[in-house]
Context: one part of a larger RNA
């Protein structure tokens, strides 16, 4: 994992409160016992016991329909008016483990050093194989010592290496052969060694060559028992069914922020008569917008312009100048959440009338859950007018919404699921295939697969891309384009300059002359000249050109890491844009046609009309089963019970009810009643597989 069995709102209370039914009622009731009895949910007593209500008010003394405060016959509190009481049952609340499990933890009494750390007594254990200290002998040395050589000697937390202890590296192991091992290599291996036996210290205590390490696979405080169901604002889980409503995620305050109180908001009952919408009407406001010679502010450019600051001048004062600075006035222009001489549009407040066939509004009283929200549009603070960012407001949605469309998708569109139909019409979106409906029709534009996504990629900014528009200018006295020819003189114009001749700079009333027409020269040229070539002009052609503003499509601009992406195939007088037109498809919307619930009116009390029937927390209502106990059927059952395991049928569901088999002995049926009463989930607990 699955199966099967077990498994969570109980119980108690001479505490409270609410409501439902029933006694008695200005009074209701008994306790603990007592007797009696047909022995029971049984009757009677306990009764001048008590408890509740019948009067309050004040700390009291105390007064009393009042009283209390106070000086008060003053105001003011709080009464004076409305029936309570007892059981039973039901909702909740107190107090008790008080739904169920689950803590790290605390304390208290034991229990442990058979692991392990230290230590105390007593015992064992360490192959071999090296090195050669001190000391010693001999010999040599020395005046004697000292020394020096040989040999001897066997010392060392001495080497090297098995048993023996360790546990340095990696390799395997890792649901293992082992809850710490294996293989290879490594450390110690006469020592602070290792090691058997018995002893010894105990839990805030021991032990620790110290790692918070070790005290029995358990250690920053052991286990076991108790206090104990400690406590847990915390997390997990909490058991049939139908049906009506149906939420919060917000405000104050909170050692408060994931917890609570009160309120908002949901439901139930009582009572009560509002409430919303729509037009009218009347108000009361300083927003958006707008405005500032109407304020406070803030603010660009001009002009005048007191005064200042420089300069000049003078002994000084006068006076003069001005590439500064500016009060004031003005003229153009413009700003503001915390500016306003103005100023809506909703929105609100009253009040009327209408609509609301379902009273949807308020009051009091029972039960709650919520007090982590979220996206979207508008109107704003904070941000970068960044955020699926964050803080208010306002509306809708999701939360608690199924169902259609966006390729897919909580929160966008479009619509709000009772239940049956192989019946229709639409919504949003679509209609070529995938894929239901139109390659639909009628104008236009795109040539970029632009596009086929109003978001899924884009912008300044570029550009004889192409459509439609406007307005200006040239043009049969011939426009533009292109050819064919000129384009000339004074003159190299003047100045600079080494040189400057249209064409390096500078200057200039860039004039004048001939001319069809030709610049003191538009560009290339060259050291200057030349050359080419423009303007300009005549010729040839023969019909439209030039520009400029505004505009529709469409272009470049545009680079990213697996392979492409319009959902996809694919689509170019469209299957792309734009425009108008008729049809069609298209959902759980709506209708048709039956049915079952609910509310509300009506009455003929089961019918009719009329509205509903998504749904989480959570509130109210009706029900189905399971064990048990009364009365019941004088109930079934070895002619076959329960219980298994197939049928048929009933009942919106829980579920019943008949039968076949199987089983082999109990086991129901109709009102009541009482409850160890329903399980898929708790990393639930036991078993089996």
């Nucleotide at each position: 994992g699955c199966c099967u069995a077990c498994g969570a709102g109980u119980u108690g209370c001479u505490u409270c409160u609410c409501g439902a039914u029933g006694g008695c009622g200005a009074g209701g009731u008994u306790a603990a016992g007592u007797c009696c009895u047909u022995c029971a949910g049984g009757g009677a007593c306990g009764u001048a016991a008590g408890c509740c209500g019948u009067a309050g008010c004040g700390a009291g003394a105390g007064c009393g329909a009042g009283u209390c405060u106070g000086a008060a016959c003053a105001g003011g509190g709080c009464g004076u008016u409305c029936a309570g009481u007892c059981a039973u049952c039901g909702g909740g609340a107190g107090c008790a483990g008080a739904c169920g499990c689950g803590a790290a933890a605390c304390c208290u009494a034991g229990u442990g050093a058979u692991c392990u750390a230290c230590c105390c007594a007593u015992g064992g254990c360490c192959a071999g194989g090296g090195u050669g200290a001190a000391g010693g002998u001999g010999c040599c040395g020395u005046a004697a010592c000292a020394g020096g050589c040989a040999c001897u000697g066997g010392a060392g937390g001495c080497c090297c290496g098995a048993a023996c202890c360790a546990g340095u590296u990696u390799c395997c192991g890792u649901u293992g052969a082992a809850a710490a091992g294996g293989g290879c290599u490594u450390g110690g291996a006469u020592g602070a060694g290792c090691u058997g036996u018995g002893g010894g210290u105990a839990g805030g205590a021991g032990u620790g060559a110290a790692a918070g390490g070790c005290c029995a696979a358990u250690c920053a405080a052991a286990c076991u028992g108790g206090g104990a169901g400690a406590u847990a604002g915390c997390u997990c889980g909490u058991a049939c069914u139908c049906c009506c409503c149906g939420a919060a995620a917000u405000g104050u305050c909170u050692u408060u922020a994931g917890g609570g109180a009160c309120a908002g908001c949901c439901u139930c009952g009582u009572c009560u008569g509002u409430g919303u919408c729509u037009u009218c009407g009347u108000g009361a406001g300083g927003u958006a917008g707008a405005g500032c010679g109407a304020c406070u502010g803030a603010u660009a450019g001009g002009a005048a312009a007191a005064g200042a600051g420089g300069g000049c001048u003078u002994c000084a004062u006068c006076g003069c100048c001005u590439a500064u600075c500016g009060a004031u006035u003005u003229c153009u222009g413009a700003u503001a959440a915390a500016c306003u001489c103005c100023g809506a549009a909703u929105g609100c407040g009253c009040g009327a009338a209408g609509a609301u066939u379902a009273a949807a509004g308020g009051a009091c009283g029972g039960g709650a859950g919520u007090g982590a929200g979220u996206c979207g549009u508008c109107g704003g603070g904070u941000g970068c007018u960044a955020a699926u960012a964050u803080c208010c407001g306002u509306c809708g949605g999701c939360g608690a919404a199924a169902g259609g469309g966006u390729a897919a998708g909580a929160g966008c569109c479009c619509a709000g699921c009772c239940c049956u139909u192989c019946a229709g019409c639409u919504a949003a979106g679509g209609c070529c295939c995938c894929c239901a409906a139109g390659a639909a029709c009628a104008g236009u534009u795109u040539a970029a697969g632009u596009u086929g996504a109003g978001a899924c990629g884009a912008a300044a900014c570029g550009a004889a891309g192409u459509g439609a528009c406007a307005c200006c200018g040239c043009u049969a006295a011939g426009a533009c384009a292109g050819c064919u020819a000129g384009g000339a003189u004074g003159u190299u114009a003047g100045c600079u300059u080494g040189g400057a001749a249209g064409c390096a700079g500078c200057u200039a009333u860039u004039c004048a002359u001939u001319c069809a027409a030709a610049g003191a020269g538009u560009g290339c040229g060259u050291a200057a000249c030349a050359g080419c070539u423009c303007a300009c002009u005549a010729g040839u052609c023969g019909a439209g050109c030039g520009g400029u503003g505004a505009u529709g499509c469409g272009u470049g601009g545009a680079u990213g890491a697996u392979g492409a992406c319009c959902g996809g195939g694919c689509a170019u007088a469209a299957a792309a844009a734009c425009u108008g037109u008729c049809g069609c498809c298209g959902a759980a919307g709506c209708u048709a046609a039956g049915g079952a619930c609910g509310c509300g009116u009506g009455c003929u009390u089961g019918c009719a009309c009329g509205c509903g029937u998504g749904g989480u927390a959570g509130g109210g209502g009706a029900g189905c089963a399971u064990u048990c106990u009364g009365c019941u059927c004088a109930g079934c059952g070895u002619c076959g019970a329960a219980g298994g395991u197939g049928g048929a049928c009933c009942g919106u569901g829980a579920g019943g009810u008949c039968u076949g088999c199987u089983g082999g002995a109990g086991c129901g049926u109709g009102c009541a009643g009482a409850a160890a009463a329903g399980a898929a989930a708790a990393u639930g607990u036991a078993g089996g597989c």
A computed fold for a 689-nucleotide part of an RNA from an uncultured Bacteroidia bacterium, annotated as large-subunit ribosomal RNA, domain II.
It was read from a public genome assembly.
Its Rfam family is "Bacterial large subunit ribosomal RNA".